[in-house]
RNA sequence: GCUCCGUUCGUCUAAAGGUUAGGACACUGGUCUUUCAAGCCAGAAAUAGCGGUUCGAUUCCGCUACGGAGUG
Numbered sequence: 001g002c003u004c005c006g007u008u009c010g011u012c013u014a015a016a017g018g019u020u021a022g023g024a025c026a027c028u029g030g031u032c033u034u035u036c037a038a039g040c041c042a043g044a045a046a047u048a049g050c051g052g053u054u055c056g057a058u059u060c061c062g063c064u065a066c067g068g069a070g071u072g
Base pairs, nucleotide, nucleotide: 001071002070003069004068005067006066007065010025011024012023013022018055027043028042029041030040031039048064049063050062051061052060
C1' cells in the first nucleotide's frame, strides 16, 4: 500500500428497516438492618463522525477517524 472485520449507557452485551434503543454489573436515591454488606423498589446513563437511500435507519450504501486480522 491492498483486502477483510469491528465501533451501541462507565464496562459487557441485545436489538438484522417501524420500540419508550432492552438486559447484566457498576453508580445514585429509597426500603430493610443497631450499623455495613446482601436482598427488594426506583432513577440517571449510549447508537464513533459526516453524507446518501427510504415514508421511516442502530440496522442498508459511501467517505473519514479509531481498533483488529490477513497479505505484497
Molecule: transfer RNA
Organism: Chloroflexota bacterium